Small-subunit ribosomal RNA, central domain from an uncultured Patescibacteria group bacterium, 350 nucleotides, folded computationally.
[in-house]
Context: one part of a larger RNA
RNA sequence: CUGGGCGUAAAGGGUGUGUAGGUGGCAGUAUUAGUCUUCUGUUAAAGACUCGGGCUCAACCCGAGGAGUGCGGAGGAAACGGUACAGCUAGAGGGUAUGAGAGGUGUGCGGAACUCAUGGUGUAGGGGUGAAAUCCGUUGAUAUCAUGGGGAACACCAAAGGCGAAGGCAGCACACUGGCAUAUUCCUGACACUGAGACACGAAAGCGUGGGUAGCGAACGGGAUUAGAUACCCCGGUAGUCCAUGCCCUAAACGAUCCUAACUAGCUUUGGGGAGUAUCGACCCUCUCCGAGGCGAAGCUAACGCGUUAAGUUAGGCGCCUGGGUAGUACGAGCGCAAGCUUAAAACUC
Numbered sequence: 001c002u003g004g005g006c007g008u009a010a011a012g013g014g015u016g017u018g019u020a021g022g023u024g025g026c027a028g029u030a031u032u033a034g035u036c037u038u039c040u041g042u043u044a045a046a047g048a049c050u051c052g053g054g055c056u057c058a059a060c061c062c063g064a065g066g067a068g069u070g071c072g073g074a075g076g077a078a079a080c081g082g083u084a085c086a087g088c089u090a091g092a093g094g095g096u097a098u099g100a101g102a103g104g105u106g107u108g109c110g111g112a113a114c115u116c117a118u119g120g121u122g123u124a125g126g127g128g129u130g131a132a133a134u135c136c137g138u139u140g141a142u143a144u145c146a147u148g149g150g151g152a153a154c155a156c157c158a159a160a161g162g163c164g165a166a167g168g169c170a171g172c173a174c175a176c177u178g179g180c181a182u183a184u185u186c187c188u189g190a191c192a193c194u195g196a197g198a199c200a201c202g203a204a205a206g207c208g209u210g211g212g213u214a215g216c217g218a219a220c221g222g223g224a225u226u227a228g229a230u231a232c233c234c235c236g237g238u239a240g241u242c243c244a245u246g247c248c249c250u251a252a253a254c255g256a257u258c259c260u261a262a263c264u265a266g267c268u269u270u271g272g273g274g275a276g277u278a279u280c281g282a283c284c285c286u287c288u289c290c291g292a293g294g295c296g297a298a299g300c301u302a303a304c305g306c307g308u309u310a311a312g313u314u315a316g317g318c319g320c321c322u323g324g325g326u327a328g329u330a331c332g333a334g335c336g337c338a339a340g341c342u343u344a345a346a347a348c349u350c
Base pairs, nucleotide, nucleotide: 003322004321005320006319007304008303012318014201015200016199017198021194022193023192025088026087028085029084030083031082032081034080035077036076037075038074039073040072041071042070049065050064051063052062053061054060091191092188093187094186095184096183097182098181099180103177104176105175106174107173108172109171110154114150115149116148117147118146119145120144121143125136126135162169163168206247207246208245209244210243211242215241216240220236221235222234223233258317259316260315261314262313263312266295267294268293269292270291271290272289273288274287275286276285299306300305323350324349325348332343333342334341335340
């Protein structure tokens, strides 16, 4: 000496369920192939180490001694680990009672706005821009009123708010349904943690089939601007956006921060629950559990900053990084209808 790391420098898998594997609470009995220990065989000589000696010294050489590692055999130990048996309840799960929520799926309903059609009033403009024009309008527009149709999205409430594993989720009602928190400490009795593969989910865009299409709007056409204008601005507008179903599987899928458990000052705000106190009751006040924020002790950090929701201090498990370019590319393989995705180099070069 026997790696160091992953918020921003390269590096946390997009997210979950879970197989193998790795790891595993408290106390007991037995056992012993891990572990520890004693003896022993072997581990050639040389080398290395210690002591002594020989070349004038040293290198070099000679003699003696001891050590060491691996493997085998015999005996011993039983703390730790393993195995077996029998227990415990602090982990985990279940029961009971409450509670909050845009969690999910389906169906129905509602109002505002928009647009279209028809009818009424009414007349010369409207629209658009920096300014204009394309465009719409005397076959009567814009404006305004009434009636009817249609599709998409749900103002206010609304929040630093809530829920969900993530993606994500917001009008109202109903049906079905997942998860979570608190109280109780009634039941099971370690049933746990992580998780290579695997499986499932996974915004937007995109693809297949069938529908739908109000607004918006890639492409495209036109008008402007400009030296040009394949743009920004304007008038139109197809796919798409919407629904059903089947694919695609990516993202600045971000907290750019994997999961679980434990420990380590506080102050403050906020969402949900409980207990006490108080009260006629509610509020207030105190304590407590779960979540979401702000600021900060110690500590950490290259700094910025993080700081009981850690990036602090530890333990278990998984994923990943190892100079820049070439390159997330080529080739091969798997998947896909395709677009492409996943896995993933090298020559060469600095």
Rfam family: Bacterial small subunit ribosomal RNA. The coordinates come from a structure-prediction model, not an experiment, and the mean pLDDT is 89.